Small-subunit ribosomal RNA from an uncultured bacterium, 1477 nucleotides, folded computationally.
The coordinates come from a structure-prediction model, not an experiment, and the mean pLDDT is 84.
RNAcentral holds the sequence, with entries from ENA and SILVA.
RNA sequence: GAGUUUGAUCCUGGCUCAGAACGAACGCUGGCGGCAUGCUUAACACAUGCAAGUCGAACGAUGCCUUCGGGCAUAGUGGCGCACGGGUGCGUAACGCGUGGGAAUCUGCCCUUUGCUACGGAAUAACUCAGAGAAAUUUGUGCUAAUACCGUAUGAUGUCGAAAGACCAAAGAUUUAUCGGCAAAGGAUGAGCCCGCGUAAGAUUAGCUUGUUGGUGGGGUAAAGGCUCACCAAGGCGACGAUCUUUAGCUGGUCUGAGAGGAUGAUCAGCCACACUGGGACUGAGACACGGCCCAGAUUCCUACGGGAGGCAGCAGUGGGGAAUAUUGGACAAUGGGCGAAAGCCUGAUCCAGCAAUGCCGCGUGAGUGAUGAAGGCCUUAGGGUUGUAAAGCUCUUUUACCAGGGACGAUAAUGACGGUACCUGGAGAAUAAGCCCCGGCUAACUUCGUGCCAGCAGCCGCGGUAAUACGAAGGGGGCUAGCGUUGUUCGGAAUUACUGGGCGUAAAGCGCACGUAGGCUGACAUUUAAGUGAGGGGUGAAAUCCCGAGGCUCAACCUCGGAACUGCCUUUCAUACUGGGUGUCUCGAGUCCGGAAGAGGUUAGUGGAAUUCCCAGUGUAGAGGUGAAAUUCGUAGAUAUUGGGAAGAACACCAGUGGCGAAGCGGCUAACUGGUCCGGUACUGACGCUGAGGUGCGAAAGCGUGGGGAGCAAACAGGAUUAGAUACCCUGGUAGUCCACGCCGUAAACUAUGAGAGCUAGCCGUUGGACAGCUUGCUGUUCAGUGGCGCAGCUAACGCAUUAAGCUCUCCGCCUGGGGAGUACGGUCGCAAGAUUAAAACUCAAAGGAAUUGACGGGGGCCCGCACAAGCGGUGGAGCAUGUGGUUUAAUUCGAAGCAACGCGCAGAACCUUACCUACCCUUGACACGUCGUGGACAGGUCGCAGAGAUGUGACCCUCUCUUCGGAGCCGCGAACACAGGUGCUGCAUGGCUGUCGUCAGCUCGUGUCGUGAGAUGUUGGGUUAAGUCCCGCAACGAGCGCAACCCUCGCCUUUAGUUGCCAUCAUUCAGUUGGGCACUCUAGAGGGACUGCCGGUGAUAAGCCGGAGGAAGGUGGGGAUGACGUCAAGUCCUCAUGGCCCUUACGGGUAGGGCUACACACGUGCUACAAUGGUGGUGACAGUGGGCAGCGACACAGUGAUGUGAUGCUAAUCUCUAAAAGCCAUCUCAGUUCAGAUUGCACUCUGCAACUCGAGUGCAUGAAGUUGGAAUCGCUAGUAAUCGCUAAUCAGCAGGUAGCGGUGAAUACGUUCCCGGGCCUUGUACACACCGCCCGUCACACCAUGGGAGUUGGUCAGACCUUAAGAUAGUGAGCUAACCCGCAAGGGAGGCAGCUAGCCACGGUUUGGUCAGCGACUGGGGUGAAGUCGUAACAAGGUAGCCGUAGGGGAACCUGCGGCUGGAUCACCUCCUUU
Repeated sequence: GAGUUUGAUCCUGGCUCAGAACGAACGCUGGCGGCAUGCUUAACACAUGCAAGUCGAACGAUGCCUUCGGGCAUAGUGGCGCACGGGUGCGUAACGCGUGGGAAUCUGCCCUUUGCUACGGAAUAACUCAGAGAAAUUUGUGCUAAUACCGUAUGAUGUCGAAAGACCAAAGAUUUAUCGGCAAAGGAUGAGCCCGCGUAAGAUUAGCUUGUUGGUGGGGUAAAGGCUCACCAAGGCGACGAUCUUUAGCUGGUCUGAGAGGAUGAUCAGCCACACUGGGACUGAGACACGGCCCAGAUUCCUACGGGAGGCAGCAGUGGGGAAUAUUGGACAAUGGGCGAAAGCCUGAUCCAGCAAUGCCGCGUGAGUGAUGAAGGCCUUAGGGUUGUAAAGCUCUUUUACCAGGGACGAUAAUGACGGUACCUGGAGAAUAAGCCCCGGCUAACUUCGUGCCAGCAGCCGCGGUAAUACGAAGGGGGCUAGCGUUGUUCGGAAUUACUGGGCGUAAAGCGCACGUAGGCUGACAUUUAAGUGAGGGGUGAAAUCCCGAGGCUCAACCUCGGAACUGCCUUUCAUACUGGGUGUCUCGAGUCCGGAAGAGGUUAGUGGAAUUCCCAGUGUAGAGGUGAAAUUCGUAGAUAUUGGGAAGAACACCAGUGGCGAAGCGGCUAACUGGUCCGGUACUGACGCUGAGGUGCGAAAGCGUGGGGAGCAAACAGGAUUAGAUACCCUGGUAGUCCACGCCGUAAACUAUGAGAGCUAGCCGUUGGACAGCUUGCUGUUCAGUGGCGCAGCUAACGCAUUAAGCUCUCCGCCUGGGGAGUACGGUCGCAAGAUUAAAACUCAAAGGAAUUGACGGGGGCCCGCACAAGCGGUGGAGCAUGUGGUUUAAUUCGAAGCAACGCGCAGAACCUUACCUACCCUUGACACGUCGUGGACAGGUCGCAGAGAUGUGACCCUCUCUUCGGAGCCGCGAACACAGGUGCUGCAUGGCUGUCGUCAGCUCGUGUCGUGAGAUGUUGGGUUAAGUCCCGCAACGAGCGCAACCCUCGCCUUUAGUUGCCAUCAUUCAGUUGGGCACUCUAGAGGGACUGCCGGUGAUAAGCCGGAGGAAGGUGGGGAUGACGUCAAGUCCUCAUGGCCCUUACGGGUAGGGCUACACACGUGCUACAAUGGUGGUGACAGUGGGCAGCGACACAGUGAUGUGAUGCUAAUCUCUAAAAGCCAUCUCAGUUCAGAUUGCACUCUGCAACUCGAGUGCAUGAAGUUGGAAUCGCUAGUAAUCGCUAAUCAGCAGGUAGCGGUGAAUACGUUCCCGGGCCUUGUACACACCGCCCGUCACACCAUGGGAGUUGGUCAGACCUUAAGAUAGUGAGCUAACCCGCAAGGGAGGCAGCUAGCCACGGUUUGGUCAGCGACUGGGGUGAAGUCGUAACAAGGUAGCCGUAGGGGAACCUGCGGCUGGAUCACCUCCUUU
């Protein structure tokens, strides 16, 4: 810097990515060279070989050789070395390491200086002999040397001591030189010790310590010291983190980072520690010793069972562990080390080689040319594009690799493992040499096919459910390149622990409040000091590394040289502003004093009235009470009501106020005691101050203990209701409790969700308590202390805060670091308990969250509209039938439509056809289109047969094409193969088109401007008005578009034009407008007029408009229609049509016959007909309009009871015809299942049609069912409307109760907008945005995961006590043994020593107790995650009982209830205040 919470926005906040790095590992791939690096795990166990020897110029001896001069080799004695070099990181939180200092020390070999180096002695290994033993090894006897050992002498500048004095040494070899030895002093080097500072985590480790702290005196050490011992004192360490637990070698450095930091401690270098585990000492200059010793333990090996041997964390190597790490190589040539006088020997240190792309660096895999843009691949809109100058081809080159020849530096004399290596020269030939990952966004790079929530991908967001740039493959592309990806780890990004550099009103976060300890910070002036601070000097800060500059390998990596740096520590000098320390002074901070003031501040005692309840008495009678409605309950044993009296407890109306006091909290009145605050004065003290970890005190309500009290209220509980249930809300009762005293508890939404203190920074308006000033004496102004509202700058993510800050600064404290798990578990502390406090982890998610925006929604509010309700009229729902649907049935009952907005819908009309369905039988280039080939001239058609259900097959007869340039072409049939046809098959959730719906509702947007960080807002809101976002006014808006309206059609009035098929007033005529005549009227159909709130009055704001009136055929859009904004419903339709994709292709295509779509226990929708007298029946006979008609309408006549039939005028229609309108009127019936109603059924017919069986309509006669006005519920309609009456048409051979139209007759009602439904605008709340058909909580059931408890059990570790005591040193003893020295002639004795024994110390081991950690654990607790499970509906809107916090009780569960608290509650009303005018 980016991605990711949202519909979108800003913020907070986590998660993730892009970078760099690595001792890495894994996957795929792999040409060369240089330089590096290579068991991070089992400090697990190790076969085999090597890794430390050397000196004959210290010594005796032995062997060999000899030119006899000597030389060589060696076991042993002796000297030096083996304490270096090499390995590892177990232990260690420590003077271990780093850094800087210090004093009480030692130091072999080395250097310098001085001096000395004399005289003696006794042994012993080797060796010889004799043994023991399997071996390792070892015993005895005898001989021998030394630079091995011992004594004496000499001794100081050495040690001790005040001095006197005492004490301490030596080694020779060779002979030419020299090399040694001893003593002492100094140096160098190395080592030991002490101190300051720095160097992990945990307080869920807070107290630790008895040699502990100090002293004195012994001892001990190279050396200071409780290092050790005796005695004395009682100290020492610790919140500046002791002790304990866990982890860890430390550093130079390395990685990362702008830096500060963070992480790390491989290779190289310095220090430390360790060497199978534990203990111990010996030798030595140096060790408590990696390749030495002793002991114990574990373990391995050998064994003759008696006993022995071993220690790769050296180099190789083996097994094992592990994701994982190399050769049992060469050489001492170089560098270095040991020994030696030297030659030299030894050296797995080292130098080299081998293996590994493990890393860094370099090189190559060819270069130029080459367009028919080849072939092939892939894509394609079928044209082409791309791979792609890429290839081929042509012309070149030879780095690397290969072959051949020469051939180093490293060694300036000899000596080269590397090595015939590096390098040089020559040769042949493009020859020997490219992969990996990625291509949805982040993030550079896209298409096709396959797959179909499968297989799979995935770092995060996420992709995959039939058109996947996200899976797999291919083509193409991007990136890096001998590598590329993945995984792991670290830093970065992360300002996401914030020193640099964050926060805490609402996002996580201010302790409930105060007092106060340590600590931190601290007023003014003067002076002193110089600790902090600043400047200069000195020392140190190893080398390597990093950086800079040079240089060497062809370059680079790498290496070498020089410089700088190492930000640190120590020391010294100077400065003195600030901080600190000391001293003196001051008054403004703080406090004291004096004088006033207000107050529900606190504690105790007393006291008052109203009310409730109870008791007594009176009056009085049937109800009372309670609720949405009821019931439980009380009441005739007298309630409720009312009057009087009494008792008891609790709480204090009005005053009362964003008023007062106080930290939470406090309210009748009086008194006593008492705390704090404010104002004024300026007398006193003189910084006495602020904050405050721990600590202490106070701390609502609930709760607990003991004792009282108990009126009302009231958890629990009981009953009654409500409900599907109701462990609730409502009601009736009611116990703890609420009250008092004393003692606990210590928590609340303990909130201003805002820690305390100080200073500074515009105002205006209220209010409380003081003081002052002025005058008008009740007002104005000033000031201090509170308490509120609005508001500027500023701040804030926004909301908002704003002198009572959330502004600008300072000081101190507390707290936060994603959500969940969880304020939970365990542990500790407190508590009688409830519980409080402190406070994790595993696991899980990619979010959780804040503020604001736009919508949607609300059983939120306001305004408005609509046949929405109301007021009316008529229906549906009951009956029968018709029709559609569901269901069922069926071989099939084809398919679609599904709340409104499916259901007399697609269907304006299923007997066949339609027809898509079923059964059966047939066809396969097909019923249809186009192309190719062959064949025929015909085919086709007509007629007659046969088989068949038909399709079809087959036969006979008739008929035999057009044009022509004569080649053929056209046309048609048949046949063949292939491209193809065909599909009412799937997907309306791939689509176009069309349609429904909200809704003919009044809305939906844009440009510019302005406001806001932004989403967005404004405009479009407001005041009026309208049917209307219609219009007017106002306004940071000004305009505009799609909608509204108007323009269009039709009906209503008039005028005009034109009169045939229309009409007839006047004239004539007829049966008849029949005819002449006419066009006045009706009518027809063209063109016009007319209506605009235009006029008057009122109202309104003088506007828009509204109300009333006049005129008018019509009056306020005159009635009706057409017209349907942005959009919503993945609404409907792939079966109208079109169409992508998929599927079928002798079938899911095509044909035919028959059947089905018409089924029928049932349910629903829409209708028709009725139930009758506003009617039926009979009779009578008047008045319409829209329309239709030639495969038609059919007058008229006749026949038939009739449907209809037969004949037939006219009419392609204002001419003829359908055509008769019906309700109406008159008569009769007289309330019945009827003279109502007509279903059903029987018989007989008519018509259409190939055909009325399944399955048409009609007629006549007969039959005469249900039904007597319809439960809950529900529909339509506001005027020529409802209701009622008939008529016509489309479809159609026939079939209408449906649909679309037409006219006739012709009402009732609307107070009004409270309610139901739908809609519009504004506003409000929201945890919704798939938008309430939303979201979402808890129990239960199932699966999985991690975790707490758990009787116990297993193991580790630590500590205490006791027992036992190896080796060892020390002390004592030492009768056994004993060469050197002494005495002694000798024997012997002495000194000294050794073995042995004893004592204390002590490792391992044993017994026991306690702590702590870990594993397992029947059972059990909650938690988390899961597909669509079960029960409810707690929360979000007033979420349907506002929610939440604390507490207590109860309940399957969410939860409910009581008490106190909060607003982070909606709504309404009132009051007060503010702003604007």